This is a predicted complex of two RNAs, RNase P RNA and transfer RNA, with 455 nucleotides together. Its mean pLDDT, the model's own confidence on a scale to 100, is 79. It holds a member of the Rfam family "Bacterial RNase P class A". By type it is a ribozyme.
[in-house]
């Protein structure tokens, strides 16, 4: 300089105006003043937890989730950093990465045969008919053969030699693979080395399924509290029209009160408990407040321990809580893109979104700019 | 805001314990019947299974991630 690879930041600034909301304080009740005010993803709701409320005898079958090791967190299917295994020349990247000799099931077309495989072609042996140039050759039948050949995602190691009628781990050296057994490193996954053995065993578990570890249900519309309330009842009060307090709906239909319906105990069965209502359809009434609502596995910096994910220690620091739901427009100067013009210059616009109980993550979206590491290839020293 | 369920020709549906299989039914063409239509009988097209990875030899189907749509919850 090219071309790449990982990882961190930013997400228009700066000033003035006018305006929203929450909260503090002040008021002369009209307002005023101050503090603060969207994100790295607030989004998808895909995992985990807090928090809540219900439920907490219990056994059994059944369901989910997860999957290399070790290590981290509050939990996690995240994260780190190693191991294997695949890709890239290389930084580096990608794996739902336990087990297919516990069973069981699939493997479509094509092919001869697809899981203790399989003779179509072809080779080899023998039989029997024919031809003939006497070497042979064609047809058939019966048997050998998995080295060729041909299909197929796959076809029962692979390579050279010996053996054979012809062929084959039938045998032999080396290779790959597999099981076993010992040494040596690591916590571990594993890695290296030796040895023996039969020679050799296909794929799929994101199919069923074994193995091992984990799992109550619902969800802030959770949940608590006040208030209002309609038909009908009841009570008091009255000036016989009413009114006030109290209950907290109303009709049909159906099942049912120890002959027990529904309900829990996450699914099912047992078994326990609790038990007078349930279920279903019309019709009606209210859809306000107020707590849960924001100080927290909380950010910032230093220092330490770790390789790193994360931890432990001191300072500081306070950063939206709406409820039809605030975070907004204008002016100017600057920054950047895009259009217009030969120019001076003018116009437009500032990715991707946007809080809703809260926190850790994944994912997925994102115009531009920045900054570190590191690798490859050229050229020069 | 929480939580559910669904995407397959034009339309509404089966396949979704993987191949053989993308299949019905209305609807659209084409021919036949008819003087002409209907309707009736014969044949035919017409589907990137919403997209985008991933496992498998092969995925609509089985994993995950997107994207519309629906519904429910005081």
């Nucleotide at each position: 300089c090219g071309a790449g690879u990982c990882g961190g930041c930013u997400g228009g600034g700066c000033g003035g105006u006018c305006g929203c909301g929450u909260c503090a304080c002040c008021u002369u009740c009209g307002g005023g003043u101050g503090c603060c005010g969207a994100g790295g993803a607030a989004c998808g709701u895909c995992c985990g937890g807090a928090c809540u409320c219900c439920a907490c005898a219990g056994g059994g079958c059944a369901g989910g989730g997860u999957g290399g090791u070790u290590g981290u967190c509050a939990a996690c299917g995240g994260c780190a950093a190693c191991c294997c295994g695949g890709g890239g020349c290389g930084a580096c990247c990608c794996g739902c990465g336990g087990g297919a000799c516990a069973g069981u099931g699939c493997c479509a077309c094509a092919g001869a045969g697809a899981a203790c495989a399989g003779a179509c072609c072809g080779c080899c042996c023998g039989g029997g008919c024919c031809c003939c140039u006497c070497g042979g050759g064609g047809c058939u039948c019966g048997g050998g053969u998995a080295a060729g050949g041909g299909u197929g995602a796959a076809a029962c190691g692979g390579u050279g030699g010996g053996g054979u009628a012809a062929g084959a781990g039938c045998c032999c050296a080396c290779c790959a693979g597999c099981a076993c057994c010992c040494c040596g490193g690591g916590u571990g996954a594993c890695c290296g080395g030796g040895g023996u053995g039969g020679c050799u065993c296909g794929g799929u578990a994101a199919a069923c399924c074994c193995c091992a570890c984990c799992c109550g249900g619902a969800g802030c519309a959770a949940g608590g509290c006040c208030a209002a309330g309609a038909a009908g009842g009841g009570a008091c009060c009255c000036u016989c029209g009413g009114g006030u307090c109290c209950u907290g709906c109303g009709c049909a239909g159906g099942c049912g009160u120890u002959c027990g319906a529904g309900g829990g105990c996450g699914g099912c069965c047992c078994g326990c408990c609790c038990g007078a209502g349930c279920c279903u359809g019309c019709g009606g009434g209210u859809a306000g407040g107020c707590c849960g609502c924001u100080g927290g596995a909380g950010c910032g910096u230093a220092c330490c321990g770790g390789c790193a994910a994360c931890g432990g220690u001191a300072c500081g620091c306070c950063g939206a809580g709406a409820u039809g739901g605030a975070u907004g427009g204008c002016c100017g100067c600057c920054a950047c893109g895009c259009c217009c013009g030969c120019g001076a210059g003018g116009g437009c616009g500032u990715a991707c979104a946007g809080a809703a109980u809260c926190c850790g993550g994944c994912g997925u979206a994102c115009a531009g700019g920045c900054c570190g590491a590191c690798u490859c290839g050229u050229c020069c020293g | 805001g929480c939580c559910c369920g669904c995407g397959u020709c034009g339309c509404c549906c089966a396949g979704c314990g993987g191949a053989u299989c993308a299949g019905g039914g209305c609807g659209u063409c084409u021919c036949c019947c008819u003087c002409c239509g209907a309707a009736g009988g014969a044949g035919a097209a017409g589907g990137u299974c919403g997209c985008c990875g991933g496992u498998u030899c092969g995925a609509a189907u089985c994993c995950g991630g997107c994207c519309g749509c629906g519904g429910g919850c005081a």